This is a predicted structure of a 528-nucleotide part of an RNA (small-subunit ribosomal RNA, 5' domain) from an uncultured bacterium. RNAcentral holds the full RNA, with entries from ENA. The coordinates come from a structure-prediction model, not an experiment, and the mean pLDDT is 82.
Context: one part of a larger RNA
RNA sequence: AACGAACGCUGGCGGCGCGUCUUAAGCAUGCAAGUCGAGCGGCAAGGUGCAGCGAUGCAUCCUAGAGCGGCGGACUGGUGAGUAACGCGUGGGUGACCUACCCUUAGGUUGGGGAUAGCCAUUAGAAAUAGUGGGUAAUACCGGAUACGGUUAUCGCGCUGUGGCGCGGUAAAGAAAGGAGCGGAAGCUUCGCCUGGGGAUGGGCCCGCGUUCCAUUAGCUAGUUGGGGAGGUAAGGGCUCACCAAGGCAGAGAUGGAUAGCCGGCCUGAGAGGGUGAACGGCCACACUGGGACUGAGAUACGGCCCAGACUCCUACGGGAGGCAGCAGCUAAGAAUAUUCCGCAAUGGCCGAAAGGCUGACGGAGCGACGCCGCGUGAACGAGGAAGGCCGAAAGGUUGUAAAGUUCUUUUAUUGCUGAGGAAUAAGGCGGGGAGGAAAUGCCCUGUUGAUGACGCAAAGCAAUGAAUAAGCCCCGGCUAAUUACGUGCCAGCAGCCGCGGUAACACGUAAGGGGCGAGCGUUGUUC
Numbered sequence: 001a002a003c004g005a006a007c008g009c010u011g012g013c014g015g016c017g018c019g020u021c022u023u024a025a026g027c028a029u030g031c032a033a034g035u036c037g038a039g040c041g042g043c044a045a046g047g048u049g050c051a052g053c054g055a056u057g058c059a060u061c062c063u064a065g066a067g068c069g070g071c072g073g074a075c076u077g078g079u080g081a082g083u084a085a086c087g088c089g090u091g092g093g094u095g096a097c098c099u100a101c102c103c104u105u106a107g108g109u110u111g112g113g114g115a116u117a118g119c120c121a122u123u124a125g126a127a128a129u130a131g132u133g134g135g136u137a138a139u140a141c142c143g144g145a146u147a148c149g150g151u152u153a154u155c156g157c158g159c160u161g162u163g164g165c166g167c168g169g170u171a172a173a174g175a176a177a178g179g180a181g182c183g184g185a186a187g188c189u190u191c192g193c194c195u196g197g198g199g200a201u202g203g204g205c206c207c208g209c210g211u212u213c214c215a216u217u218a219g220c221u222a223g224u225u226g227g228g229g230a231g232g233u234a235a236g237g238g239c240u241c242a243c244c245a246a247g248g249c250a251g252a253g254a255u256g257g258a259u260a261g262c263c264g265g266c267c268u269g270a271g272a273g274g275g276u277g278a279a280c281g282g283c284c285a286c287a288c289u290g291g292g293a294c295u296g297a298g299a300u301a302c303g304g305c306c307c308a309g310a311c312u313c314c315u316a317c318g319g320g321a322g323g324c325a326g327c328a329g330c331u332a333a334g335a336a337u338a339u340u341c342c343g344c345a346a347u348g349g350c351c352g353a354a355a356g357g358c359u360g361a362c363g364g365a366g367c368g369a370c371g372c373c374g375c376g377u378g379a380a381c382g383a384g385g386a387a388g389g390c391c392g393a394a395a396g397g398u399u400g401u402a403a404a405g406u407u408c409u410u411u412u413a414u415u416g417c418u419g420a421g422g423a424a425u426a427a428g429g430c431g432g433g434g435a436g437g438a439a440a441u442g443c444c445c446u447g448u449u450g451a452u453g454a455c456g457c458a459a460a461g462c463a464a465u466g467a468a469u470a471a472g473c474c475c476c477g478g479c480u481a482a483u484u485a486c487g488u489g490c491c492a493g494c495a496g497c498c499g500c501g502g503u504a505a506c507a508c509g510u511a512a513g514g515g516g517c518g519a520g521c522g523u524u525g526u527u528c
Base pairs, nucleotide, nucleotide: 001527002526003525005524006523007522008521009520012375013374014373015372016371017370018368019367020333025331026330027329029328030327031326034071035070036069039068040067046061047060048059049058050057051056078286079285080284087211088210089209090208091207092206093205094204097203098202102199103198104197105196106195107194108193109192110144112142113141119134120133121132122131123130124129151172152171153170154169155168156167157166158165159164178191179190180189181188182187212258213257214256219249220248221247224246225245226244227243229241230240231239261283262282263281264280265276266275267274268273288309289308290307291306292305311322312321313320314319339365341364342363343362347361348359349358350357351356378408379407380406381405388399389398390397391396413465414464415463416462417461418460422455428449429448430447431446432445433444434443472517473516474515475514476513477498478497479496483512484511485510486509487508493500494499
């Protein structure tokens, strides 16, 4: 000098930050990932129309919940257990690769089929759930047609050190899905869908270098090291497999053990260096413990699935359910670390054509002097140097312009009034223009109008009241700024080091005075 600190005493306000460092211990409760009716069949309640005296029935509109289907649940958020490793950092490579959504570009979007949830009926079960029969739809599923380009095979030419690449020809296999608006219709527009090319973004893999301690760890290794071949993968590779060879690593530290997430940074320091990796940002790993795959463009799949284990819970004892290292909150542990708060108004994310929905991300508020910064607790005048305290034999000294008193001010406080900005090139409405089109809808540009604020009785401003609401902590032997008195008597005690205390203690305790810092001050711990 510093701190994610703790403890003691004390404590007025504001701004900006930070807040389980211990048990990757266990968790009650609520919330944290949904959305789309412009993909689909339907549909409780409701509205309208028709019939009916009525009950009600039929048609239509709309639509909750559930279901099929699509996209998203691989992002965001948490934690640091593991990991000494191509994990991370840095610089390269990929002629060895993938990439949903997005942008751009070329071509297409044809004709059929069979199911299945929901639903109805029913069975088993306490439940979780499971089964049987009937019947229905799709942008769900499956064949057929077509194939610009692409893929594969092959031929020719050219290029290339090999592998292979480019151009041209031939052959083979391989796609799709519709919805909405307008229109009388043909059709048009738009959002999609399919096959390719390019881009962007994100990733996979490989390599050079760097990356803690122990030699009281010296030898380690059989898919081990290499080969051609085969398989596998998006992709190179012993990644896997059979065969062949016998290699490979190691004193420049292999192997083993211990410890540890890495970095940008942060702290310290003149620097070199040392320490560290909280918050914020990048990467990695993990999600009760261990293992496994499925789906998918993408999986460590936290709030998915299966198996095993430990634990907890429900049970009708036959069986079942669960995973806060998400946000709050609880228990335990500990010196120690917060609200079961408000809101989607803003920013961002997912879904949707949109309106909008969801969002404990985020924006805010609450608690904590935990940190940094700022402000205040009054100002000027005021000597009879008051009283009181302390010291002194006394005179007197000191506290001390300090107080009182007088004159002011009003930050802060309390009360009242007023009151931005965060809200925007926004969404939507109403117009105008443009490309295409016969037109309409839609698309692009533009004018005008324009709802919406959790915070929030906010900030800020103005006014009123009145010094009114606001000072402590540590130290005074030397180091080290600041001393006297009394008490105690090697006792009680102090102490960072040296050391104080056994009758006059500047070192213990108290008082007065003084010194330092100040809403803090000390102590302890840790680092330089």